[in-house]
RNA sequence: GGGUGGAUAGCUCAGCCGGCAGAGCACCGCCCUUACAAGGCGGGGGUCGGGGGUUCAAAUCCCUCUCCACCCA
Numbered sequence: 001g002g003g004u005g006g007a008u009a010g011c012u013c014a015g016c017c018g019g020c021a022g023a024g025c026a027c028c029g030c031c032c033u034u035a036c037a038a039g040g041c042g043g044g045g046g047u048c049g050g051g052g053g054u055u056c057a058a059a060u061c062c063c064u065c066u067c068c069a070c071c072c073a
Base pairs, nucleotide, nucleotide: 001072002071003070004069005068006067007066010025011024012023013022019056027043028042029041030040031039049065050064051063052062053061
């Protein structure tokens, strides 16, 4: 330099064909317990990597940039 895959909650990851952003764990509160853990109930937390474009509508499609992993040179 070229190619492929990836970037979504604190962490690990889903998100089908463009139409309300989710799960598990973690965190907070309550219940339970002598207490802790486990368990039960509830709750908070998101520029969907940045910018631009298409569209009534974009995490999703297109362009571009940045970063990570792998392959080729």